[in-house]
Formats: sequence, C1' cells, structure tokens
RNA sequence: UCUUCGGGGCAGGGUGAGAUUCCCAACCGGCGGUAUAGUCCGCGAACUGUAUGAGUAAUCAUGCAGCCGAUUUGGUGAGAUUCCAAAACCGACAGUUCGGACCUGAAGCAAAUUAGCUUAAUUUGCUGCAGUUCCUAAAGUCUGGAUGAGAGAAGA
Repeated sequence: UCUUCGGGGCAGGGUGAGAUUCCCAACCGGCGGUAUAGUCCGCGAACUGUAUGAGUAAUCAUGCAGCCGAUUUGGUGAGAUUCCAAAACCGACAGUUCGGACCUGAAGCAAAUUAGCUUAAUUUGCUGCAGUUCCUAAAGUCUGGAUGAGAGAAGA
C1' cells in the first nucleotide's frame, strides 16, 4: 500500500379497536487488554457542540471537544469483579397505534328567534365522529439512517 472479514435478540401468554412498544414471561451481548469479561481498564459506533471545507438549500465530509449504561455473594486456584454455582443489573438517536389544541365538514341533542302551528329555517351551545395541520408519551429485540461507518482481525 492492497484484499477479505468485521453485532446479536421478544418463543409462549394477558389486556385492548390497535402493542414484538404496556403486563407476565422469553431472548441477546461489538473490539483490544487482563486467568476465558455486556457490568474491570481502554476503544468503537450513536448523540451534542464547535471550526474548516463542499452545497442554492436541506444537508454532508473532516478535525477538535463534550456525552457515553450496568455486579454482587460463595467456591477453586499462585493468580479470576473474567472460570464454576447462585442471585442481580444494563442497553444511543429518529419513527411508530397514548393523550391534547386549532380549524373544516356532515350528524345528533338542547336553547333562543322567526315563520308557521307542532313542522321548517336561522343563530348559539354541547356531544361524539371524520379530515388537514400542530404539540406531546412510548421499543436493548420492530422499522430507519445502514448495501453506511468502525474499534479491530486475518492475509498478500
């Protein structure tokens, strides 16, 4: 310098109009270090800010900075928060069926007014429904950025 590789997972059941998102239960664990690690130490990804560059713009790329979850007890051993046994805990951002606001539409109900004489029209209010727009809650496992990027691994 080049090539290849480089993230897994809601079975079954409950409630409900609707949930792999709620409840019970189930399942998953990137890379390097170290006695074999999701929980130790370090790193990557994601997210936020900023500088520069590209772009009409949305946005994208690169550098820098920030942010970045969670474990105990017992046993074996020279040595293990890594093994064995048991009981715990954790998991980026955006989307998505919760709820709400404005407006519009048709409908129902009530009141008032007018005509009329028990029906019609108009106005106002209320109720749920439908539609546009907006605000807002919700997933480690679904969908999306991602046929991406990457800590790194192997080879030439």
FMN riboswitch aptamer (RFN element) from uncultured Butyrivibrio sp., 156 nucleotides, folded computationally. It matches the Rfam family "FMN riboswitch aptamer (RFN element)". Rfam's curators write: The RFN element is a highly conserved domain that is found frequently in the 5'-untranslated regions of prokaryotic mRNAs that encode for flavin mononucleotide (FMN) biosynthesis and transport proteins. The RNAcentral record of the sequence draws on MGnify. The coordinates come from a structure-prediction model, not an experiment, and the mean pLDDT is 78.